[in-house]
């Protein structure tokens, strides 16, 4: 030096699914705010099979389940992938 992983960070590129639902009300108007039903999974957070700790019971996984929380025109966010940096392990 090049490289493998790990983790942060970013005026970076990509990025999905479901009512522009009803009613009440504020508001010029976007748009809010209560109620009320239908929906979605990929912020968040919640569940466990294998397996490990002798038992009791307890530790662990997602993009599987749940739908609390968030979402349901674009905007905006938004797992994750990718790109640039930056730390830490490996490393001839």
């Nucleotide at each position: 030096a090049g490289g493998c992983g790990c983790a942060g960070a970013c005026a970076c590129g990509g990025g999905a699914g479901a009512c522009a639902c009803u009613g009440a009300u504020c508001u010029u108007g976007c748009g809010g705010u209560c109620a009320g039903g239908g929906c979605c999974g990929a912020a968040g957070g919640a569940g466990c099979a294998a397996c490990c700790g002798c038992c009791c019971c307890g530790g662990u996984a997602a993009a599987c389940u749940c739908u609390c929380a968030g979402g349901c025109a674009a905007a905006a966010g938004g797992a994750c992938c990718g790109g640039u940096u930056u730390g830490c392990a490996c490393g001839a």

The RNA shown here (Glycine riboswitch aptamer) has 92 nucleotides and comes from Roseinatronobacter alkalisoli. Its mean pLDDT, the model's own confidence on a scale to 100, is 76. Rfam family: Glycine riboswitch aptamer. Rfam links the family to the GO term glycine biosynthetic process. The organism belongs to Roseinatronobacter, within Bacteria.